[in-house]
Context: one part of a larger RNA
Molecule: small-subunit ribosomal RNA, 5' domain
Organism: uncultured bacterium
RNA sequence: GAUUGAACGCUGGCGGCAUGCUUUACACAUGCAAGUCGAGCGGCAGCGCGGGGCAACCUGGCGGCGAGCGGCGAACGGGUGAGUAAUGCAUCGGAACAUGUCCUGUAAUGGGGGAUAACUAGUUGAAAGAUUAGCUAAUACCGCAUACGCUCGAGAGAGGAAAGUAGGGGAUCGCAAGACCUUACGUUAUAGGAGUGGCCGAUGUCUGAUUAGCUAGUUGGUGAGGUAAAGGCUCACCAAGGCGACGAUCAGUAGCUGGUCUGAGAGGAUGAUCAGCCACACUGGGACUGAGACACGGCCCAGACUCCUACGGGAGGCAGCAGUGGGGAAUUUUGGACAAUGGGGGCAACCCUGAUCCAGCCAUGCCGCGUGCGGGAAGAAGGCCUUCGGGUUGUAAACCGCUUUAGUCCGGGAAAAAUGCCGCUAGGGUUAAUACCCCUGGUGGUUGAUGGUACCGGAAGAAUAAGGACCGGCUAACUACGUGCCAGCAGCCGCGGUAAUACGUAGGGUCCAAGCGUUAAUC
Numbered sequence: 001g002a003u004u005g006a007a008c009g010c011u012g013g014c015g016g017c018a019u020g021c022u023u024u025a026c027a028c029a030u031g032c033a034a035g036u037c038g039a040g041c042g043g044c045a046g047c048g049c050g051g052g053g054c055a056a057c058c059u060g061g062c063g064g065c066g067a068g069c070g071g072c073g074a075a076c077g078g079g080u081g082a083g084u085a086a087u088g089c090a091u092c093g094g095a096a097c098a099u100g101u102c103c104u105g106u107a108a109u110g111g112g113g114g115a116u117a118a119c120u121a122g123u124u125g126a127a128a129g130a131u132u133a134g135c136u137a138a139u140a141c142c143g144c145a146u147a148c149g150c151u152c153g154a155g156a157g158a159g160g161a162a163a164g165u166a167g168g169g170g171a172u173c174g175c176a177a178g179a180c181c182u183u184a185c186g187u188u189a190u191a192g193g194a195g196u197g198g199c200c201g202a203u204g205u206c207u208g209a210u211u212a213g214c215u216a217g218u219u220g221g222u223g224a225g226g227u228a229a230a231g232g233c234u235c236a237c238c239a240a241g242g243c244g245a246c247g248a249u250c251a252g253u254a255g256c257u258g259g260u261c262u263g264a265g266a267g268g269a270u271g272a273u274c275a276g277c278c279a280c281a282c283u284g285g286g287a288c289u290g291a292g293a294c295a296c297g298g299c300c301c302a303g304a305c306u307c308c309u310a311c312g313g314g315a316g317g318c319a320g321c322a323g324u325g326g327g328g329a330a331u332u333u334u335g336g337a338c339a340a341u342g343g344g345g346g347c348a349a350c351c352c353u354g355a356u357c358c359a360g361c362c363a364u365g366c367c368g369c370g371u372g373c374g375g376g377a378a379g380a381a382g383g384c385c386u387u388c389g390g391g392u393u394g395u396a397a398a399c400c401g402c403u404u405u406a407g408u409c410c411g412g413g414a415a416a417a418a419u420g421c422c423g424c425u426a427g428g429g430u431u432a433a434u435a436c437c438c439c440u441g442g443u444g445g446u447u448g449a450u451g452g453u454a455c456c457g458g459a460a461g462a463a464u465a466a467g468g469a470c471c472g473g474c475u476a477a478c479u480a481c482g483u484g485c486c487a488g489c490a491g492c493c494g495c496g497g498u499a500a501u502a503c504g505u506a507g508g509g510u511c512c513a514a515g516c517g518u519u520a521a522u523c
Base pairs, nucleotide, nucleotide: 001523002522003521004520006519007518008517009516010515013369014368015367016366017365018364020361021327026325027324028323030322031321032320035072036071037070040069041068043065044064047063048062049061050059051058052057079280080279081278088205089204090203091202092201093200094199097197098196099195102193103192104191105190106189107188108187109186110144112142113141119134120133121132122131123130124129150159151158152157164185165184166183167182168181169180172179173178206252207251208250213243214242215241218240219239220238221237222236223235224234225233255277256276257275258274259270260269261268262267282303283302284301285300286299305316306315307314308313333359335358336357337356341355342353343352344351345350372402373401374400375399382393383392384391385390406464408459409458410457411456412455417450420446421445422444423443424442425441426440427439428438429437467512468511469510470509471508472493473492474491478507479506480505481504482503488495489494
């Protein structure tokens, strides 16, 4: 000199954009943070409509829908950095793998069955809940049939699947429901792809030798098991290997990287925000489900802690967003909205989303703007200094004229951020079809948390807006008084013992400026 997620002291007008528990991975009150689908299913708790009834009420007929069965999601998104010195990360390679949804093909989607929740009636418990009997459905579950691909097998052969729902409809059948046809979304098997993930190798990756030897599943082989998959991953047997001064082992410290800061560079330091990877979710262990977890807001066991209890037994996990206590020099609101972007579910409408977008707080940082402009010498008064002549503060003020950014008030402003959705319509696709559905174009309507915000126009009026540090040298800026090695200053040199430009105050000056200094830290 530059820099900071800074803090402290004094001071503080506005705006834009960013940042904001670095300490106790300490404990947490309260609310919210993962749901959705009635176009899978039986139903009807509640609400509205319709029908019946004089009324009480009855009725799933309709809009819809609590709870339940079922599907998908919950493995993403969000947080934190405790652990980890290599099962991690970065870069470059590799072979023995998996893959829900998505895309492109191929082949199918036939025919049956038995349950169970909800519900009803009981029992039991303080509660959490548990339990018995009976009834019922499915895209829930299980056989059968079939099998171009698929699996096993040398071959012969053996084995293995599925589910429907919704819209529309001319002929035919049917009393009707519907069958049937067709479209869309599904379902099953298989091949390929995309993307994603698992695994292996090489190189690099902090300090200590006042850590020198370490290792028995240890190193390799055969066989077996196991896994999606290679492999001592696991096991039996056999061999005695493997690593190490090019630092093994042990100990300490630490998430890694892109990057960031500094520096001419080489380097040094660092890893907040943003992005990629990893690890963790009260502590330790375990598996289940699933395409994917050994799962932050799932389950089981143990432990510590907290809460409820009828003492028998139960409930919980903010390192999600806010917020509280505590710790600390120190770090924000128990805010608004799903309008946009993205995600989950759904045919869709739509629902959910503390992701996200916004707003709030803080000079924490960066950037921008303002605190007026022009004239004005009787060089006023006052202050300070003085050689008492004057000098200086100083065009500074007063005074005159002007302007109005920001601020205040009034008015405009449905702006942009916007595409999506709903209708009408033209063409095309599909089809038996001019239904339905889909695509493209035209056209009308509708949707904004921010926010009456940004911005624009107008009104009045210099009005509402300057401080901090320093002035011995380094280092830009000096005099007076007070003090008298005292009180004090100080980054280094050093000042202060009676003329202190170095202490304190004042006047003046210098440098920065909504900041200025100090402290801490890095280069």